Model confidence (mean pLDDT): 80 of 100. The RNA shown here (transfer RNA) has 73 nucleotides and comes from a Eubacteriales bacterium. NCBI's taxonomy places the organism under Bacteria, Bacillati, Bacillota, Clostridia, Eubacteriales. Rfam family: tRNA. From the family's description: Transfer RNA (tRNA) molecules are approximately 80 nucleotides in length. It was read from a public genome assembly.

RNA sequence: GCUGUUGUAGCUCAGUCGGUAGAGCACUUCCUUGGUAAGGAAGAGGUAGGCAGUUCGAAUCUGCUCAACAGCU
Numbered sequence: 001g002c003u004g005u006u007g008u009a010g011c012u013c014a015g016u017c018g019g020u021a022g023a024g025c026a027c028u029u030c031c032u033u034g035g036u037a038a039g040g041a042a043g044a045g046g047u048a049g050g051c052a053g054u055u056c057g058a059a060u061c062u063g064c065u066c067a068a069c070a071g072c073u
Stems, first nucleotide, its partner, number of pairs: 001072007010025004019056001027043005049065005
């Protein structure tokens, strides 16, 4: 220098061919216990790495760009 893969909640990840974002753990409150842990109930938390484009509508398609990893020279 070139190519590919990945980027979604605090962490690990899912998301069917474009229809408006979820799970587990963690966190908060409450119940249970003499107390801790375990268990149960409820809740908060992300406009999706960034910027544009296409579309009635984009996490999903396209372009550029950033970061990590891998390969080639």